[in-house]
RNA sequence: AACCUGGUCGCGCGGCGCAUAGUCGUGAACCUGGUCAGGUCCGAAAGGAAGCAGCCAUAAGCGAAUUCUGCGGGUGCGCGGCCACUGAAUUCA
Numbered sequence: 001a002a003c004c005u006g007g008u009c010g011c012g013c014g015g016c017g018c019a020u021a022g023u024c025g026u027g028a029a030c031c032u033g034g035u036c037a038g039g040u041c042c043g044a045a046a047g048g049a050a051g052c053a054g055c056c057a058u059a060a061g062c063g064a065a066u067u068c069u070g071c072g073g074g075u076g077c078g079c080g081g082c083c084a085c086u087g088a089a090u091u092c093a
Base pairs, nucleotide, nucleotide: 001090004087005084006083007082008081009080010079011078012077013076014075016072017071018070019069021067023064024063025062026061032057033056034055035054040049041048042047
């Protein structure tokens, strides 16, 4: 001096974790909506009104798998730069 190796920085890809949004599911005795059996109320009647349960659809929330985006690290590799602790051998003076 170079090489192996190690550390560090940058870039790239993957992986892990978290978060937003999206998809699906679930989801309100009453203070969401629709439809409102039964019953209630108004009416001489015809009819009308409000409306519980049920059903349907959903809000907040919760759950599932994963997609997008973002963030993070004592994460795994590749490439390039820098540094040189330790160690082996090689080359030169």